[in-house]
Molecule: transfer RNA
Organism: Synergistaceae bacterium
């Protein structure tokens, strides 16, 4: 420099046939408990970033940023 892939909550991870984001662990609040633990209930994501397309975008398109792989 060229080609390819990836970037979703603190961590892991689904969702990629566009219709306002599952689950697990953790955290926080509550119930139970003498306390802790266990168990149960609840809360917690503008999806790397900036634009575009669209009635509507995590999902399509473009630029940029970061990481990984291949070639030179």
């Nucleotide at each position: 420099u060229g080609g390819g892939g990836c970037g979703u909550c603190g961590c892991c991870a689904a969702g990629u046939u566009g219709g306002c984001a599952a689950g697990g662990c953790a955290a926080c609040g509550g119930a139970u408990u003498u306390u802790g633990g266990u168990u149960c209930c609840g809360u917690c994501a503008u999806c790397g970033u900036u634009g575009g397309u669209u009635c509507g975008a995590a999902u399509c398109c473009a630029g940029c940023c970061g990481c990984c792989c291949c070639a030179g």